[in-house]
RNA sequence: GGAGCAGAUCGGGUGAUCGCUGGGUCUAACCACCCAGAGGAAAGUCCGAACACCAGAGGACAGCAGGCUGGCUAACGGCCAGGCGGGGCGACCCGACGGAAGAGUGCAACAGAGAACAGACAGCCCGAUCGGGGGCCGGUCUCGUCAGAGACCGAUUCUCCCGAGGGCGAUGGUGAAACGGUGAGGUAAAGGCAUCACCAGCGAGUGUGGCGACAUGCUCGGCUAGGCAAACCCCCUGCGGUGCAAGACCAAAUAGGGAGACGGGUAUCAGGCUUGUCCGGCCGAUCUCCUCUCUGCCAGCAAUGGCGGGAAGGGGCCGUCUUCGGGUAGGUCGCACGAGCCGGCCAGUAAUGUCCGGCCCAGAUGAAUGAUCACACACGGCGGCAAGCGAUUGCCACCGGGACAGAAUUCGGCUUAUAGAUUCGCUCCGCGA
Numbered sequence: 001g002g003a004g005c006a007g008a009u010c011g012g013g014u015g016a017u018c019g020c021u022g023g024g025u026c027u028a029a030c031c032a033c034c035c036a037g038a039g040g041a042a043a044g045u046c047c048g049a050a051c052a053c054c055a056g057a058g059g060a061c062a063g064c065a066g067g068c069u070g071g072c073u074a075a076c077g078g079c080c081a082g083g084c085g086g087g088g089c090g091a092c093c094c095g096a097c098g099g100a101a102g103a104g105u106g107c108a109a110c111a112g113a114g115a116a117c118a119g120a121c122a123g124c125c126c127g128a129u130c131g132g133g134g135g136c137c138g139g140u141c142u143c144g145u146c147a148g149a150g151a152c153c154g155a156u157u158c159u160c161c162c163g164a165g166g167g168c169g170a171u172g173g174u175g176a177a178a179c180g181g182u183g184a185g186g187u188a189a190a191g192g193c194a195u196c197a198c199c200a201g202c203g204a205g206u207g208u209g210g211c212g213a214c215a216u217g218c219u220c221g222g223c224u225a226g227g228c229a230a231a232c233c234c235c236c237u238g239c240g241g242u243g244c245a246a247g248a249c250c251a252a253a254u255a256g257g258g259a260g261a262c263g264g265g266u267a268u269c270a271g272g273c274u275u276g277u278c279c280g281g282c283c284g285a286u287c288u289c290c291u292c293u294c295u296g297c298c299a300g301c302a303a304u305g306g307c308g309g310g311a312a313g314g315g316g317c318c319g320u321c322u323u324c325g326g327g328u329a330g331g332u333c334g335c336a337c338g339a340g341c342c343g344g345c346c347a348g349u350a351a352u353g354u355c356c357g358g359c360c361c362a363g364a365u366g367a368a369u370g371a372u373c374a375c376a377c378a379c380g381g382c383g384g385c386a387a388g389c390g391a392u393u394g395c396c397a398c399c400g401g402g403a404c405a406g407a408a409u410u411c412g413g414c415u416u417a418u419a420g421a422u423u424c425g426c427u428c429c430g431c432g433a
Stems, first nucleotide, its partner, number of pairs: 001429005007423004013375006020037006039404001043415002046413005051243004063239005068082005083097001084095004098234002104232002106228002121172002123168004129164007137154007180199005185193001200224002202221008247333004257324008269284001271283004287316005293310007340359005346353002377402001379400003383396005
């Protein structure tokens, strides 16, 4: 100098003017003045809680979620440290990381001969089985230039070829994956073939180190058992439900409900309006059933019955007033002192925790936290000048121009979005001393 890895912090500034929300002072109330006013993610609503109400008070099934070890925490699927596996030269990063050989079921595209108690395409082999042919061997015959050649027959111990039939999983090839690896022995050719040596994995026993996950030895077995559980499933652990529109309190108008009082036929009447009050005036509901008793008329010899009238009591209905309770609109609380924030000491590798000191830090509810202007700054574009071989750097002028995004009961996390800037540490490569 270049390329990278991993953390931490900020994420627009200053001033002026005009507004908005909350709190305080003052006031009868306004006005006025003062103070405060979004985030690292306020987002997604994915986990874990606080808090509230409902249900239950015991146990289980189903369902859902989690799944290496130790620690932290109110809790967690979060964080810290470690183990194991994988990736990277490295700093470092990633991992749903229990069980697939004795619980069972299931799945595997394409390619390939064959994909799960596998398979024979090319290839290798014919020891054991059958058929055909040749060589070799034996015999006979013919020819013969006496070297031999040809034909036929036989034998099939040996050997070669072909076909049928079979053996093989060593070689080639396919695939993400082809049923341990290398060498020897062995074989017709082969093969873990269980015969030998070494290695890898697995299982059982056992030693050492570690809290543990695990690591590392020894002995034996002679097992080689494929992959997938982010397929069903099995094992272990956890989970009652609904969410601040939870929920608590205050509480109209109108309508309706309960209780009580009064009134219900001409009465200075329950009440209402008018009015300072009285008078006056005006408005206004004014029904019905039962019981008992008295009485008039009619029928009947009478008991009695029918039609009426009056008084008393009870019920229904209606009206007025008083009162009670529920709900709605609306209002208050929940709701801003909290698993709080900042700094420091100590303990701990760390996450984190104890203690000490300091601080008060948004609370809207159709929902405030904004707008305009000016100045400088980061950044982008274009142009000019200067330096340099160049990449590039510095200065000046003009134009543009502020990332993602916005509280809504509150916390702890995770995930996702984020222009740009600052900073600690580390790794690799090149060059120079």